[in-house]
Context: one part of a larger RNA
RNA sequence: UGACGGGGGCCCGCACAAGCGGUGGAGCAUGUGGUUUAAUUCGAUCAUACGCGAGGAACCUUACCAGGGCUUAAAUGUAGAUUGACAGGACUAGAGAUAGUUUUUCCUUCGGGCAAUUUACAAGGUGCUGCAUGGUUGUCGUCAGCUCGUGCCGUGAGGUGUCAGGUUAAGUCCUAUAACGAGCGCAACCCCUGUUGUUAGUUGCCAGCGAGUCAUGUCGGGAACUCUAACAAGACUGCCAGUGCAAACUGUGAGGAAGGUGGGGAUGACGUCAAAUCAUCACGGCCCUUACGUCCUGGGCUACACACGUGCUACAAUGGUAGGUACAGAGAGCAGCCACUGGGUGACCAGGAGCGAAUCUAUAAAACCUAUCACAGUUCGGAUCGGAGUCUGCAACUCGACUCCGUGAAGCUGGAAUCGCUAGUAAUCGGAUAUCAGCCAUGAUCCGGUGAAUACGUUCCCGGGCCU
Numbered sequence: 001u002g003a004c005g006g007g008g009g010c011c012c013g014c015a016c017a018a019g020c021g022g023u024g025g026a027g028c029a030u031g032u033g034g035u036u037u038a039a040u041u042c043g044a045u046c047a048u049a050c051g052c053g054a055g056g057a058a059c060c061u062u063a064c065c066a067g068g069g070c071u072u073a074a075a076u077g078u079a080g081a082u083u084g085a086c087a088g089g090a091c092u093a094g095a096g097a098u099a100g101u102u103u104u105u106c107c108u109u110c111g112g113g114c115a116a117u118u119u120a121c122a123a124g125g126u127g128c129u130g131c132a133u134g135g136u137u138g139u140c141g142u143c144a145g146c147u148c149g150u151g152c153c154g155u156g157a158g159g160u161g162u163c164a165g166g167u168u169a170a171g172u173c174c175u176a177u178a179a180c181g182a183g184c185g186c187a188a189c190c191c192c193u194g195u196u197g198u199u200a201g202u203u204g205c206c207a208g209c210g211a212g213u214c215a216u217g218u219c220g221g222g223a224a225c226u227c228u229a230a231c232a233a234g235a236c237u238g239c240c241a242g243u244g245c246a247a248a249c250u251g252u253g254a255g256g257a258a259g260g261u262g263g264g265g266a267u268g269a270c271g272u273c274a275a276a277u278c279a280u281c282a283c284g285g286c287c288c289u290u291a292c293g294u295c296c297u298g299g300g301c302u303a304c305a306c307a308c309g310u311g312c313u314a315c316a317a318u319g320g321u322a323g324g325u326a327c328a329g330a331g332a333g334c335a336g337c338c339a340c341u342g343g344g345u346g347a348c349c350a351g352g353a354g355c356g357a358a359u360c361u362a363u364a365a366a367a368c369c370u371a372u373c374a375c376a377g378u379u380c381g382g383a384u385c386g387g388a389g390u391c392u393g394c395a396a397c398u399c400g401a402c403u404c405c406g407u408g409a410a411g412c413u414g415g416a417a418u419c420g421c422u423a424g425u426a427a428u429c430g431g432a433u434a435u436c437a438g439c440c441a442u443g444a445u446c447c448g449g450u451g452a453a454u455a456c457g458u459u460c461c462c463g464g465g466c467c468u
Base pairs, nucleotide, nucleotide: 007468008467009466010465011464012463013462015458016457019421020420021419022418023417026313027312028311029310030309031308032307033306034304035303042053043052064299065298066297067296068295069294070293076122077121078120079119080118081117082116083115084114088103089102090101091100092099093098106113107112124288125287127286128285129284133282134281135277136276137275138273140271145184146183147182148181149180150179151160152159153158164175165174166173190265191264192263193262195233196232197231198230199229200228201227205222206221209220210219211218236259239253240251241250242249243248315414319373320372321371322370323369324368325367332361333360336355337354340351341350342349343348380411385406386405387404388403389402390401391400427450428449429448430447431446432445433444
């Protein structure tokens, strides 16, 4: 100087407390460990690994295994040589890669161009080392800190500034002060959202006028309203009262759509963990070079006495089933979204308008109304299994999703323990998208609908900041 203390003081955080809902028990989904295996590719392992890389493993992907092949294959360039055929189509052998047979055919200004074969040189490696590295990322932590110049103090390491008294979300600001200033952080500047105005009025809107329809902005028209999207305004403790030297704090104070950072996002200081990644990529060194490279078929990554994490569905009456009636936002669409009609119990199929979309396409569901079930392993729950099908795709056996009929396990609210959340939040309800032929999505990321309870307080648990 730091770090640590079951030392002290001050302060903060869903840290505790006060509440609400979960996990831990069941079934299933998914990831991991372990075990197994020819292979179950590799990485991630307290917090900071475990629905993580993977925003989509049937082939491909694919890196793994078994078997069959190739030796410069793919890509690009240079130089030399050869050819106008290689390639493409068809057939044969084969699991295929590949090999063989046959067939069709270059352009030209004659300089060449184009393509293929071959030779040489450059290759290739998801092989090792993240403890050689760049770049990127996690965490402490959106915590309020981390430093510098000059001066001063100290023999020096260093200190001061950055401390003290207040205050703040904040090293935020004020006062005091051997310090005076400054930088990186904080805040603000950026985006979305909440209010109003101006401009604009199609594909969006429809108050008034007219036309038309069983009905519908459907049509003429309108520019008010909603909305769309550009520009402005608006909030600054600005005003008032009280306290205070000031900063600031308090107020069911005014005004205001909004009040003290209005709400949310992006934004992550100096550094820490030899943290993570050589498998995104790049790169030093080492290693392989008829193989640790590369092509193909099949298998594996999906195994299963078990253990753990994260989820979904339930155990029911605040519910299940049946019928009826409403109300979103955001995003997507041409190898696509698909109205409508017909067929099928249905998944879907056959026709077939519109739309590259503010124009066309997609039933919101919880909610509400009516009926029924009467507390049961049930009209709860839906696992598992049998049968029959649909779709995607060369191909659903290993290993897809969905539909219909039948079957109807466990489960009656979960031990010790443990997690999330302070408001349009938790809880609950559906919708969309990326990836994607299809999909193991109950995942991820968004979008809206309905919409709570509680916070006395800081003694205690955990983490953090300042002083000592």
The prediction has a mean pLDDT of 81. Predicted 3D model of a 468-nucleotide part of an RNA (small-subunit ribosomal RNA, 3' major domain) from an uncultured prokaryote. It matches the Rfam family "Bacterial small subunit ribosomal RNA". Its family is annotated with ribosome and structural constituent of ribosome in the Gene Ontology. The RNAcentral record of the full RNA draws on ENA.